[in-house]
RNA sequence: AGAGUUUGAUCGUGGCUCAGAACGAACGCUGGCGGCAGGCCUAACACAUGCAAGUCGAGCGCGAACGCAUCUUCGGAUGUUAGUAGAGCGGCGCACGGGUGAGUAACGCGUGGGAACCUACCCUAUAGUACGGAAUAACCCCGGGAAACUGGGAUUAAUACCGUAUACGCCCCGAGGGGGAAAGAUUUAUCGCUAUAGGAUGGGCCCGCGUUGGAUUAGCUUGUUGGUGAGGUAACUGCUCACCAAGGCUACGAUCUAUAGCUGGUCUGAGAGGAUGAUCAGCCACACUGGGACUGAGACACGGCCCAGACUCCUACGGGAGGCAGCAGUGGGGAAUAUUGGACAAUGGGCGAAAGCCUGAUCCAGCCAUGCCGCGUGAGUGAUAAGGCCUUAGGGUUGUAAAGCUCUUUCGCAGGCGAAGAUAAUGACGGUAACCUGUAAAGAAGCCCCGGCUAACUUCGUGCCAGCAGCCGCGGUAAUACGAAGGGGGCUAGCGUUGUUCGGAAUCACUGGGCGUAAAGCGCGCGUAGGCGGCUUACCAAGUCAGGGGUGAAAGCCCGGGGCUCAACCCCGGAACUGCCCUUGAAACUGGUAAGCUAGAGACUCGGAGGGGAUAGGGGAAUUCCUAGUGUAGAGGUGAAAUUCGUAGAUACUAGGAGGAACACCGGUGGCGAAGGCGCCUAUCUGGACGAGUACUGACGCUGAGGUGCGAAAGCGUGGGGAGCAAACAGGAUUAGAUACCCUGGUAGUCCACGCCGUAAACGAUGGAUGCUAGCUGUUGGAGUCUUAGAUUUCAGUGGCGCAGCUAACGCGUUAAGCAUCCCGCCUGGGGAGUACGGUCGCAAGAUUAAAACUCAAAGGAAUUGACGGGGACCCGCACAAGCGGUGGAGCAUGUGGUUUAAUUCGAGGCAACGCGAAGAACCUUACCAGGCUUUGACAUGCCGGUCGCGGAUCGCAGAGAUGCUUUCCUUCAGCUUGGCUGGACCGUGCACAGGUGCUGCAUGGCUGUCGUCAGCUCGUGUCGUGAGAUGUUGGGUUAAGUCCCGCAACGAGCGCAACCCUCAUCCUUAGUUGCCAUCAGGUAAUGCUGGGAACUCUAAGGAAACUGCCGGGGUUAACCCGGAGGAAGGUGGGGAUGACGUCAAGUCUUCAUGGCCCUUAUGGCCUGGGCUACACACGUGCUACAAUGGCGGUGACAAUGGGCUGCUACCUUGCGAGAGGAAGCGAAUCCCUAAAAACCGUCUCAGUUCGGAUUGCACUCUGCAACUCGAGUGCAUGAAGUCGGAAUCGCUAGUAAUCGCGUAUCAGAACGACGCGGUGAAUACGUUCCCGGGUCUUGUACACACCGCCCGUCACACCAUGGGAGUUGGUUCUACCUUAAGCCGCCAGGCUAACCUUCGGGAGGCAGGCGACCACGGUAGGAUCAGCGACUGGGGUGAAGUCGUAACAAGGUAACC
Repeated sequence: AGAGUUUGAUCGUGGCUCAGAACGAACGCUGGCGGCAGGCCUAACACAUGCAAGUCGAGCGCGAACGCAUCUUCGGAUGUUAGUAGAGCGGCGCACGGGUGAGUAACGCGUGGGAACCUACCCUAUAGUACGGAAUAACCCCGGGAAACUGGGAUUAAUACCGUAUACGCCCCGAGGGGGAAAGAUUUAUCGCUAUAGGAUGGGCCCGCGUUGGAUUAGCUUGUUGGUGAGGUAACUGCUCACCAAGGCUACGAUCUAUAGCUGGUCUGAGAGGAUGAUCAGCCACACUGGGACUGAGACACGGCCCAGACUCCUACGGGAGGCAGCAGUGGGGAAUAUUGGACAAUGGGCGAAAGCCUGAUCCAGCCAUGCCGCGUGAGUGAUAAGGCCUUAGGGUUGUAAAGCUCUUUCGCAGGCGAAGAUAAUGACGGUAACCUGUAAAGAAGCCCCGGCUAACUUCGUGCCAGCAGCCGCGGUAAUACGAAGGGGGCUAGCGUUGUUCGGAAUCACUGGGCGUAAAGCGCGCGUAGGCGGCUUACCAAGUCAGGGGUGAAAGCCCGGGGCUCAACCCCGGAACUGCCCUUGAAACUGGUAAGCUAGAGACUCGGAGGGGAUAGGGGAAUUCCUAGUGUAGAGGUGAAAUUCGUAGAUACUAGGAGGAACACCGGUGGCGAAGGCGCCUAUCUGGACGAGUACUGACGCUGAGGUGCGAAAGCGUGGGGAGCAAACAGGAUUAGAUACCCUGGUAGUCCACGCCGUAAACGAUGGAUGCUAGCUGUUGGAGUCUUAGAUUUCAGUGGCGCAGCUAACGCGUUAAGCAUCCCGCCUGGGGAGUACGGUCGCAAGAUUAAAACUCAAAGGAAUUGACGGGGACCCGCACAAGCGGUGGAGCAUGUGGUUUAAUUCGAGGCAACGCGAAGAACCUUACCAGGCUUUGACAUGCCGGUCGCGGAUCGCAGAGAUGCUUUCCUUCAGCUUGGCUGGACCGUGCACAGGUGCUGCAUGGCUGUCGUCAGCUCGUGUCGUGAGAUGUUGGGUUAAGUCCCGCAACGAGCGCAACCCUCAUCCUUAGUUGCCAUCAGGUAAUGCUGGGAACUCUAAGGAAACUGCCGGGGUUAACCCGGAGGAAGGUGGGGAUGACGUCAAGUCUUCAUGGCCCUUAUGGCCUGGGCUACACACGUGCUACAAUGGCGGUGACAAUGGGCUGCUACCUUGCGAGAGGAAGCGAAUCCCUAAAAACCGUCUCAGUUCGGAUUGCACUCUGCAACUCGAGUGCAUGAAGUCGGAAUCGCUAGUAAUCGCGUAUCAGAACGACGCGGUGAAUACGUUCCCGGGUCUUGUACACACCGCCCGUCACACCAUGGGAGUUGGUUCUACCUUAAGCCGCCAGGCUAACCUUCGGGAGGCAGGCGACCACGGUAGGAUCAGCGACUGGGGUGAAGUCGUAACAAGGUAACC
């Protein structure tokens, strides 16, 4: 310090997630030791048991017993124990210490101040401590009660109580006076006591500032705010009361509500902050719940009292007792938190003069890896051991790891010695720490992870299953992501997971963000509070700054030292505590006061511009309607129609009239207005802005939360008006449907007046104001100057372009989205949702304010490259058009689907499967089926054993055959080291292995198809851009072409194009057999037949030739195009081969090769028979036809490519023929196939025919082991459909289509197919609007699996959360009234009454009692608010591939949206 995740990729926005640190933690697995810490976060739930506050005999009066001793009448007595134990009276303490965090949003806490107070014990000082009195507990006696406890009588003491005296100081006062104290103990010393003053300590009270969320809580308050008087308190005060006044608080957030102890600190963070308030420390509050006071210096009192309530316990039922949020402990709750331990040795507290006693405060120990810190589980040497795992089978790895050898002993264990903590004594811890000795490598390692983030990889298993997952995401047969193993990485007595906090998150932005399009500028003005504010001078000193002082507890953090062996931990010192207060100064800035100024703002004069607003009046064109006329059959409307109107006279034309609404041209990124908005003319009233000038005012300004006004359209209310248009509605069309788009009608409404509504994509998606920062160019209004049909300067508007700058980019750019200042509004992921609830407004519609649960990992912006568009431009192609011939109809052939079957083997599936793999299924092929048989195998290699062969021919038997058994004959291996050694062959049994047309073409190689022979596809360097990318490759021309030229931030290059290659067409040279024969000669019935020739044709080698080279025109002087000449051929001369980067997970595991998986007496191998040839049907490709451009008969001329010895076969004979029987030649420019056919002549005369030939019957031929399933051919006979083919669709642009025949491969035989060959030989192309495909540029996009894309809503089903809901249950709270315990206070004086007074009667005072006021709990009634449940119901979200449509994204097929 960042990273992952939206996209095909990019930049930015933005959320989600991760890496870090921390914890009073919990859970899972594991666990050696020690030190230091920590340990109910939940039920302030309930508690058994023990302990946690006593002490003082030096305040006081009492006062045992057991035991022991002596005596005894054996009952006891006495002494001692002992003035002991013990209780009681009295004093002090119990208000500290310890616990908890329920309540509390408060002067509770923090911090800093203040004045009207108290303070036991302690300290200092002054003064005093005299004389009396009356009681009472204990004890004793008698009672009550189950108990707790308690009544009566008698006796007694005090530092208990009371009186008197005294009073330096003290208190009250009317200033004369009045009032008030004490306690003693003791042998001394001394300790006490009283009063007063002061101190110290502790506490009470008041104030400034700070202290959580909610405005969907906006008003709250009657002792309330103040005053006077009185009461009360330790003390100020409405603290309380009476009277008077009507105040007080609040937008700087009162009141209400929710939540919460506060702080020092702690965690995190660079900091600022954020979160938190365990342990330790300070304060507060509480003590079963609520109320109350008493005592006391101090309490409204945790281990005190009274009352009420709930709960628990005891009970003799009459009545009592209790309060662990003290320490342990129990139950319960919970994911979860310890021992019913030791000691007062230390520190501290209470009492005491002290010894001492008490102390669950405290100090220790126990339990727990809960945390932090430290240590150990060994060290050295030792080779590639075994085992495991992987493997390319060689090896690699685990791994110096182990074993082995040598060494050490921290910790542990055993034994010994043994502290400090303690000042003289006293040690719980503790026989602890430390030290010494011994012991043996001996007792001591796990957890998580290994796809990316994020360090670490392989094998097997599994097969969208099981599972994983923090995010992205893995898993559908080759998973580094699941599970296991091996290996590796990380941390380590721990490691992971979960939860929580901060960080990263600049993701609430003070430091430190934004608002044109990503979320975000109020629709626009006016204006209140508030915020901010021009120039100069003087003063003040609130802000500000500086110096000094006080405080900011300790601990903690930080720094420096020191102590435990180190560290954690602890001790000492410093710094810091960023704060608050006081004080002394400064005066620049802000502020305040005073005085002045004119640059801001306003005012005045003059002027011109304008659809600015309101009211009244007027105008013409047009539509519609009415009347009249002319006139006749249609009009209207549409893509095409129909509804509709019209012979009752429409439409059209003419004239007149009525009525309402809107104002053509001018008209313009022109004008005005704050915005909404404003457009015929005239008048009246009226607002604002602008220019020029001025001798006025003197900061009067800007913004603006609330508030208030204006505010399109639609809508609402009342009353008018209503021509046209037109929601709703009706009809006609369209359509699968059409509640739409189109058409014919048509009502609200649109118009006017008055009143509501208050919203719009109310947009420049851009708040207002001020200043500054290059320009150029148009335009509106005004003014100035000049050299005046104009030029120029300037002010105010309104547009375009553009520098700097800004921006994610697009873009903005003096009219800022630039640079700055001020003020306001708004935003914080998408959905849910601008919705629900509540409030406000509204007649309603609705508006405004405005959430949450739940759900997703994205949603969104700009730009890029593609792809796509029922977007645009340009161009090409037998793409269309123009033509010629077909297919689709018939019959047959062939392939496919389907069906059938034991099997009908498999593959191919739009183009680019379907006469395709298959250049040829009767057996074989053959992969399929039935049956039979075989198992190291039909085939390869190695090992082991045996034999010396093998192989060929042949006889017979069984069998369907494979196969098994058998007979005879031929043949009789090689090398050599001479060893049956090696090789070779065969056999046998077994082991390794063979074999598989079994699966996966979505694991692959290779090959192939296709876009497409389309003109494209890229790279290097440079440049531009943040980047993806762009440029180049775009543009202007041109081409078949990214072909070439020109231009250009590009310059070059590569793969493609073209050319180079083959072939055909012309010529030349060379050569001349098997080909040729012009000339010469010979011969024949005839023939290059012969001699000969090398001219020609031809053959096959090499050359030549064509390059826009030449001419003219066009074009940019280019490329190139058009025309022409010459030429065999002319603009690529025709044809072929040649197929860029890539696309289709295209095809092929059945050509071959190959990974993985599967079978192994079978999914391998062999054989016989069957099947691949089936047949209701559907489709593709073909053949033959339907006839006269023809059929039949006859005549009989002219080719080329090819093939031939298991062959082609002349010729002869024979058969009607297929063929057969003979038989030359030829391994072929020589012989053969070989006859070419259309052509030509004659006949038939339009018909199911002399067309057509299917089908069927009979008889044959050939091939072959074999033609039944299932071959081809021949002859005779038979003579089906079919008369040119619906929708639709295919091929072809010249030697092409069409038509005619010929050949070859495969092959025993079997083409209408395939591949080739030649003969005859056309028509048409205006042209590119349309269909299809393709190319380039551009545009839009919500597509990128790329339009076969994406995507919306209803409905149906399941689940989830939520709103409404008759009601119902509970909590909190308010108001009114009733009741009133305990208690304090007030009043009464009937009852009782020790101290004092007394005139002895009584009084004062006290106690109980009564009454009254206040008041907890409780009750009644009515509200408010929150929460739970709720039949039914509303929308929302999420779900596998459901249903219906097609709304949006392209012009999304009616532009979309508000």